[in-house]
Molecule: small-subunit ribosomal RNA
Organism: uncultured bacterium
RNA sequence: AGAGUUUGAUCAUGGCUCAGAUUGAACGCUGGCGGCAGGCCUAACACAUGCAAGUCGUGCGAGAAAGUACUUCGGUACGAGUAGAGCGGCGGACGGGUGAGUAAUGCUUGGGAAUCUGCCCAGUAGUGGGGGAUAACGUGUGGAAACGCACGCUAAUACCGCGUACGUCCUACGGGAGAAAGCAGGGGAUCUUCGGACCUUGCGCUAUUGGAUGAGCCCAAGUCAGAUUAGCUAGUUGGUGAGGUAAAGGCUCACCAAGGCGACGAUCUGUAGCUGGUCUGAGAGGAUGAUCAGCCACACUGGGACUGAGACACGGCCCAGACUCCUACGGGAGGCAGCAGUGGGGAAUAUUGCACAAUGGGCGCAAGCCUGAUGCAGCCAUGCCGCGUGUGUGAAGAAGGCUCUAGGGUUGUAAAGCACUUUCAGUAGGGAGGAAAAGCUUAAAACUAAUAAUUUUAAGCCUUGACGUUACCUACAGAAGAAGCACCGGCAAACUCCGUGCCAGCAGCCGCGGUAAUACGGAGGGUGCAAGCGUUAAUCGGAAUUACUGGGCGUAAAGCGCGCGUAGGUGGUUUUAUAAGCUAGCUGUGAAAGCCCCGGGCUCAACCUAGGAACUGCAUCCAAAACUAGAUGACUAGAGUACGAAAGAGGGAAGUAGAAUUCACAGUGUAGCGGUGGAAUGCGUAGAUAUUGUGAAGAAUACCAAUGGCGAAGGCAGCUUCCUGGUUCUGUACUGACACUGAGGUGCGAAAGCGUGGGUAGCGAACAGGAUUAGAUACCCUGGUAGUCCACGCCGUAAACGAUGACAACUAGCUGUUGGGAGACAAGAUCUCUCAGUGGCGCAGCUAACGCUUUAAGUUGUCCGCCUGGGGAGUACGGCCGCAAGGUUAAAACUCAAAUGAAUUGACGGGGACCCGCACAAGCGGUGGAGCAUGUGGUUUAAUUCGAUGCAACGCGAAAAACCUUACCUACUCUUGACAUACUUGGAAGCUCUUGUAAUGAGAGUGUGCUUUUAGAGCCAAGAUACAGGUGCUGCAUGGCUGUCGUCAGCUCGUGUCGUGAGAUGUUGGGUUAAGUCCCAUAACGAGCGCAACCCUUACCCUUAUUUGCCAGCGGUUCGGCCGGGAACUAUAAGGGGACUGCCGGUGACAAACCGGAGGAAGGUGAGGACGACGUCAAGUCAUCAUGGCCCUUACGAGUAGGGCUACACACGUGCUACAAUGGGGAAUACAGACGGACGCUAAAGCGUGAGCUGGUGCUAAUCCUAAAAAAUUUCUCGUAGUCCGGAUUGCAGUCUGCAACUCGACUGCAUGAAGUCGGAAUCGCUAGUAAUCGCGAAUCAGCAUGUCGCGGUGAAUACGUUCUCGGGUCUUGUACACACCGCCCGUCACACCAUGGAAGUGUGUUGCACCAGAAGUAGGUAGUCUAACCUUCGGGAAGGCGCUUACCACGGUGUGAUCCAUGACUGGGGUGAAGUCAUAACAAGGUAACCGUA
Repeated sequence: AGAGUUUGAUCAUGGCUCAGAUUGAACGCUGGCGGCAGGCCUAACACAUGCAAGUCGUGCGAGAAAGUACUUCGGUACGAGUAGAGCGGCGGACGGGUGAGUAAUGCUUGGGAAUCUGCCCAGUAGUGGGGGAUAACGUGUGGAAACGCACGCUAAUACCGCGUACGUCCUACGGGAGAAAGCAGGGGAUCUUCGGACCUUGCGCUAUUGGAUGAGCCCAAGUCAGAUUAGCUAGUUGGUGAGGUAAAGGCUCACCAAGGCGACGAUCUGUAGCUGGUCUGAGAGGAUGAUCAGCCACACUGGGACUGAGACACGGCCCAGACUCCUACGGGAGGCAGCAGUGGGGAAUAUUGCACAAUGGGCGCAAGCCUGAUGCAGCCAUGCCGCGUGUGUGAAGAAGGCUCUAGGGUUGUAAAGCACUUUCAGUAGGGAGGAAAAGCUUAAAACUAAUAAUUUUAAGCCUUGACGUUACCUACAGAAGAAGCACCGGCAAACUCCGUGCCAGCAGCCGCGGUAAUACGGAGGGUGCAAGCGUUAAUCGGAAUUACUGGGCGUAAAGCGCGCGUAGGUGGUUUUAUAAGCUAGCUGUGAAAGCCCCGGGCUCAACCUAGGAACUGCAUCCAAAACUAGAUGACUAGAGUACGAAAGAGGGAAGUAGAAUUCACAGUGUAGCGGUGGAAUGCGUAGAUAUUGUGAAGAAUACCAAUGGCGAAGGCAGCUUCCUGGUUCUGUACUGACACUGAGGUGCGAAAGCGUGGGUAGCGAACAGGAUUAGAUACCCUGGUAGUCCACGCCGUAAACGAUGACAACUAGCUGUUGGGAGACAAGAUCUCUCAGUGGCGCAGCUAACGCUUUAAGUUGUCCGCCUGGGGAGUACGGCCGCAAGGUUAAAACUCAAAUGAAUUGACGGGGACCCGCACAAGCGGUGGAGCAUGUGGUUUAAUUCGAUGCAACGCGAAAAACCUUACCUACUCUUGACAUACUUGGAAGCUCUUGUAAUGAGAGUGUGCUUUUAGAGCCAAGAUACAGGUGCUGCAUGGCUGUCGUCAGCUCGUGUCGUGAGAUGUUGGGUUAAGUCCCAUAACGAGCGCAACCCUUACCCUUAUUUGCCAGCGGUUCGGCCGGGAACUAUAAGGGGACUGCCGGUGACAAACCGGAGGAAGGUGAGGACGACGUCAAGUCAUCAUGGCCCUUACGAGUAGGGCUACACACGUGCUACAAUGGGGAAUACAGACGGACGCUAAAGCGUGAGCUGGUGCUAAUCCUAAAAAAUUUCUCGUAGUCCGGAUUGCAGUCUGCAACUCGACUGCAUGAAGUCGGAAUCGCUAGUAAUCGCGAAUCAGCAUGUCGCGGUGAAUACGUUCUCGGGUCUUGUACACACCGCCCGUCACACCAUGGAAGUGUGUUGCACCAGAAGUAGGUAGUCUAACCUUCGGGAAGGCGCUUACCACGGUGUGAUCCAUGACUGGGGUGAAGUCAUAACAAGGUAACCGUA
């Protein structure tokens, strides 16, 4: 410090997710030791048991027992003035726990005045003298108990008077009021009732002052969320007086006034103890408030007071309530949020431990006692820190595991082995510190009358340790007792094998898994941490993703539709003083701990400890005066006013004009009009449409007219008049900051809509009809009501848009236009300058880009509004507004990992432009109808083997299925195998015969091979293993080969340049071409693969060659180039030439090129072929072959026989033959080319009607053969008919091949003679030696050709042209597509699940108001009753208790509201869900452009 994830890719926006740190944690796996910390976060739920607050005999009275000893047996002494209890004092208000309540009676920081303060410290003054009770105790008595009651006795530092009063308090300033307590030690005089008095010391006590400590009160500032909580408040706010309190105060009461709080958020609701701090972060912040420390609150729930210095009291009291326990049913007892512990709750949190040795607290003179505070120990890896689980050496790189390309690699110096060490744990021994005191003895000092006593100091003695088997040290033995967890697709370090097969599963996000998973599970290996490691939860960070530091708003979320204006915020120049802000300094405070720095102590560290810094804050005082502020005086540049001009669809009202439309009337006139893509509905012979004239009505204002004008926006358009708002300009004068913005508020605000009343020509939701359509509740047509118009009143929304808030300042220009002003001139329509508008382009700058650019989206300032992922949703609920429609304000649950902007490359469009192609058109001939052949689908079958399936499968693989082929079926057989390699043994191999359908098995016979002769090679048989074998699966694991777009003209690269980038440029543009062919232009310049050319065939010529081919001339001839001969010609086959837009003319841009022409055998690529760019289709092929993986192994391998691939209601493709006269048949006569031939082609001749047979000549081929070419030509016949067309089908008889012709061959002869008379919708081929037509040959092959591949013969028609169909190319445009239109995608309905709204209601909780009620208690009153202290005139009084009563008040009750939550038949929409239904709304002109508001 960043990373992953939206896209084909890019940049941006924007969310989600990850890496870090942390925790009072929990869970899973694992677990050696120690130190230091921490340990109910949930039920403030309920609690058994024990302990947690007592102490004092130096305040007081009383006072046992067990036991022991003695005994006269009665008792006495000791125990013992002990234990226990009581009165009294002090302490139980501290310490300890918890966080329920509390948003302020709290806390934090800083101030303040009207207070109290036990014990403690210091000072002052005292401590005199009396009185009456009461517990304990005793007796009696009630009760189950708890606990009492009556009578009687007694003490005090308990209680009460009196006296005294320095100070204290009150006061009318005269005065008045108010105190105490003793106890202990010692003691020389003196006195004595012998108890003491008295003196002194110590501890107490009283009054009072001051301090310290602690506590109470007040003020200011700060202190969570919600406005879908906007008004709250009657003791309320203030005053006077009184009461009350320790104290100020409505704290309380009486009277008076009507205030007080609130948008700077009152009130209400929800949540919450606050702080120092803690976690995180660079910081600012955010989150948090365990442990430790400060404050507060609480103690079963609610209320109350008492006592006291202090409480409204955790281990006190009273009452009410709930709960639990005891009970004799009458009544009682209790409060672990103290320490342990139990139940419960929960994911989850410990021992019913030891000790007061230390520190501290209470009481005490003290010893001491008490202390679950505390100190320690126990449990727990809960956290932090430290240590260990060995160290060195050791290559045969062991074995084993894993993997493998079979060689190896890896685990791995790892192990073993050898040599060492012994921390920790273990055993044994030693052994600090935490201890200071207290007590006793001695000495000195202080006090004192005192050498007593007491206190202090010093020395000595004696001892005090829970932890503790302490820490630590030493010895002993032995590598001995001690390693796991997570991860390994990317983020993110770390890879292979096996299993699984969208299953099981994983997953933080993206995502993995459908037979080769580095992602699941296991293993090997590796990586990271390590006594821990992972997961989960939570906080901060990353997140600049709430932006103060530090974001945005044209199109991504986001500028209110527009004005006016209140509060608020901000504000021009200048003078003077002030000092609130601001700045600087001093002082106080900011507790300690913590963080930080530097030291010290535990062996280190964690930890502990000392000092410092810091605590960014608050407050006091002083200073300064630039800036802001308030004050003061001035100014004119902002703003405004007056005077003078100007433009304008600015607004309101009234009037008026013409054109058009419709209607009415009248005339002319006749059969149609109207409407559409085409029609129909409709109108018209009752006279329409058309046309002429007249009249009526309503609405809107052509031309001018304009990126012209005006207005804040909405918006505004004939003309005239009246009323009226704003703006601009010139020059003077005046006011003197009067300004800008603007939350709330208020006004205006298109269309649609609503209300009332008018009006209604045209147009026209709804509606009706006609069309279209699968449907058509639409688009189109004919009609047509609301409405549109007017008046008045509502509504308050629009894609109300420049998707751009207002104001101000600054920042290059050029050009148009509107309204003013100034100047110049040739006085004109001209030019220059300037102010105010309104447009276009453009620099800098900005922007994600597009773009904006003085009219900013630039650079700045001020103010307002708004945004924070998509959906749910601008929805629900609530409030406000509205007559309604609805508007405004405005969530959540749930769900997704995206949604979005701009630009890029493609693809696509029922977008555009250009171009090409037998693409259409123009033609010729077919297919589709018939019969047959052949292939396919389907069906059938034991099997009908398999593959190919739009173009680009279907006479395709198959250039030949009777057996074989053959892969299929049935039956019978074999198992190292039919085939390959390797080993051992034996043998030649083999041939013949019999049996069996055959394979094979059995039997019999024959045979003894080759060579370099131990032996080997080949072959056969047997045996044993490795292995063979598979046309089994996967063409979606592959190689190779092939098809297709397409012989279309394209596809790319290097460098440079442009762009943030994907990318662009080049390759686009203007021409041209068959062509990205070439030329020119040009931020491109070059290059590559394609095109073309080079290759083959063919067309012309030349040279060379001359047999088997040829024969012009010469000769011969059996008349056949046959022979001699020839090398001219044809031909053959080698090599050359030729054609290049080379030449001429025209067009073009002076180019490329095109058009025409000449010459030429051939002319613009001469014709044909081979040749197929980058790529697309997961195209085809595992059955040509090869091959990974999987599968079978007495079978999915191999052999044999028979069958099947040839089936047949049917459908389709490709062909053949036809339907006839351009023909059929008969006869006669011509002319090819290219192939093939030795397991072959076969001649002549003969036989047969024929297929064919016989025959055996020639030929290893320019020699011989297949071989007859056929259409054609000549001639005869048929005469338009199911025929002398057509030949299917069938019968009989044959031929050939072949082991074999039944299933299932071809051919021949005779006989038979089907459909068919030119073929619906639709569709195919072809542009010249082509189509059409005619025959010939070859491969395969024993045989089988209508198929395929070749060959030649005869030989046309047409092309105006590119509108349309199909396909393709280039440029451009739109896009929500990128699996790319066979795309994407919307809504209803149906089904399942989820959350949510409404709802008759129902049920908890909280709370307001009104009323009833009123325990305990306090205060007031007081009939009644009772009473020790004081007074008394002895009667009583004062005073007090009990009782009663009044006021306040808890619980409780009644009524009526508000509100939250839960639930609710039914119901509304929403979300989610691989393959449901209906349509096709949107994205392209999405096929009616889309969208916004409204009905």